[in-house]
Record summary:
The prediction has a mean pLDDT of 82. This is a predicted structure of a 697-nucleotide part of an RNA (large-subunit ribosomal RNA, domain II) from a marine sediment metagenome. The full RNA is in RNAcentral, with records from MGnify.
Context: one part of a larger RNA
RNA sequence: GCCGGCGAGUUACUGUCUGUGGCAAGGUUAAGCACUUAAGGUGUGUAGCCGUAGCGAAAGCGAGUCUUAAUAGGGCGAAUCAGUCGCAGGUAGUAGACGCGAAACCAGGUGAUCUACGCAUGGCCAGGUGGAAGGGGAUGUAAAAAUCCCUGGACGACCGAACCCACUAACGUUGAAAAGUUAGGGGAUGAGCUGUGCGGAGGAGUAAAAGUCUAAUCAAACCUGGAGAUAUCUCGUUCUCUCCGAAAUAGCUUUUGGGCUAGCCUCGAGUAAAGUACUUUGUGGGGGUAGAGCUACUGAUUGGGGAUAGGGGGCCACCCGCCUACCUACCCCAACCAAACUCCGAAUACCGCAAAGUGUACCUCGGGAGUCAGACUGUGGGCAAUAACGUUCAUGGUCAAGAGGGAAACAACCCAGAUCGCCAGUUAAGGUCCCGAAUCUGUACUAAGUUCUUAAGGAAGUCAAAUUGCUGUGACAAUCAGGAUGUUGGCUUAGAAGCAGCCACCAUUUAAAAAGUGCGUAAUAGCUUACUGAUCGAGCAUUUUGGUGCCGAUAAUGAACGGGAAUAAGUAUAGAACCGAAACUGCGGAUUAUAAUAUCCUCUCCGGAGGGUAUUACAGUGGUAGGAGAGCGUAACAGUCAGCGCUGAAGCGAUACGGUAACGAGUCGUGGAGCGGCUGUUAGUGAUUAUGCCGGC
Repeated sequence: GCCGGCGAGUUACUGUCUGUGGCAAGGUUAAGCACUUAAGGUGUGUAGCCGUAGCGAAAGCGAGUCUUAAUAGGGCGAAUCAGUCGCAGGUAGUAGACGCGAAACCAGGUGAUCUACGCAUGGCCAGGUGGAAGGGGAUGUAAAAAUCCCUGGACGACCGAACCCACUAACGUUGAAAAGUUAGGGGAUGAGCUGUGCGGAGGAGUAAAAGUCUAAUCAAACCUGGAGAUAUCUCGUUCUCUCCGAAAUAGCUUUUGGGCUAGCCUCGAGUAAAGUACUUUGUGGGGGUAGAGCUACUGAUUGGGGAUAGGGGGCCACCCGCCUACCUACCCCAACCAAACUCCGAAUACCGCAAAGUGUACCUCGGGAGUCAGACUGUGGGCAAUAACGUUCAUGGUCAAGAGGGAAACAACCCAGAUCGCCAGUUAAGGUCCCGAAUCUGUACUAAGUUCUUAAGGAAGUCAAAUUGCUGUGACAAUCAGGAUGUUGGCUUAGAAGCAGCCACCAUUUAAAAAGUGCGUAAUAGCUUACUGAUCGAGCAUUUUGGUGCCGAUAAUGAACGGGAAUAAGUAUAGAACCGAAACUGCGGAUUAUAAUAUCCUCUCCGGAGGGUAUUACAGUGGUAGGAGAGCGUAACAGUCAGCGCUGAAGCGAUACGGUAACGAGUCGUGGAGCGGCUGUUAGUGAUUAUGCCGGC
């Protein structure tokens, strides 16, 4: 891991509600006893319990009573009356209370054969090296000291086996081993190692101290018990179909949380016309949002002008006074901003009324829940950076709990809400060259593969529209020619001659020509422009707007049409077709609610009421948590079929049958002795999942 088996809302008692049955102002027995055909038995038993009356703390009184001085007022009652005893089901409480699961807490015991420390008593340490004190001798000295030689054998001394340790590396890491092996390493007469015996223990021991060690267990050992501790937590919770179908918001508590309550869901009953609820239309309201506005307030703000006052600065400073590229306030003109501004002011929304429509959807009472971490998206806001698949509100949608088609793929986007069947039709979003169902026509634009990612910004891209000028008395561009004289203007300067700089910028000849546009020279020179003529011969130039392209455009495999590819099969616009979904339609079936009709049963106060079945009509039938309903199967028992069975039961295997499903038959084989249908009763009653348990492989 697979397969098989086991595996989770039970039982008792007490409430409460629903259904059902008996009796009913009553209902009912408990223990006990007696009997029997021995079982949800029969009889007896009337203690007790509930109900028929309440109020008061109580005495007590009583349709009243309590409070009180009260006959006032008020509280609780009556008048408005059905209970009770069984059975079944829902649910709650008390119990382990659907199952499994802690870490922990407490009590009583067992452990120092491991290990830590201590005590007692034994054992062990090859070999080699160094050579302290002391001693002896010699030399030496007045005597010493000292020196040399010999001896001696100290040492938490040295090297190094046994022995002890565990510093490094590799290997090992489902190991040879739940801590090792190999090669090196450290200690090795010492605070050494070691045998045996003994001591003290669980909030305790022991500890050269690491929270170490106390039997592979230690920030409190192990065993048994309290014990099924508790778990607002996690996981799991077993057959089918039908009807309805949520929530993630508010409040409470609190350790801010994962708890609880209400709201929202479901089932039953009632009010039975209250115009209750909802929708649409009409109509009447209040408002201060969007917008707008501000010499309409409060505040913010820009430019211009005015004149006055105050301040700063300057002149003057003896006074008067004057001036201002300054500041503040004021007045006028123009402009302009606001969530906490408003002279104004919508659409919606909300409240009321009326009509129409739906038809109980509203509301009340009772039984049962689940939920109370929501997510994205459109719109209006706050926070943030007008960041976030961000966060927090409001208001819609979708997902959640929603399948189908589209968006290549893609809970939350677009279309659309799946009862079942059909090799029928029509459409939606989106598409129609091929992948891949379906396409054509007209008019423009694009040349960038733009289409098939982005901005500020940039550019005679291109198309269209407009604006203002010039233009056959010849524009624009180009070419040819001219572009002169006083004069080298004056000044300055070494020089300054159109062209370093300053001043002025006249006049003449002219078709035109600057007291000179730009190069250039030391200064001249030279080139060129303005300006003019000629050649040429039709548009030229400025500014603006719209469409569509270009650059801007840099990241790690090629990766920004889904791919092929496409110059339309791109973009815009107009039109006509088609494809396309579980949508809609058609045909057929199932089922639910309602209504009508028919029929059957029960009760009846004969008016009717309740229930079942069939047909028809109309409307429905996605669904998590969850509520409600109807069934299938398993085991055992009772009744029944005076059922089946060795002429072959159960079980197992095969199989093309039946049923809406759970599931049920038939036949054949195997097997070899029990089993089934129907109606009931009872439950140890249904497993792909709990890192479930046990077994097999």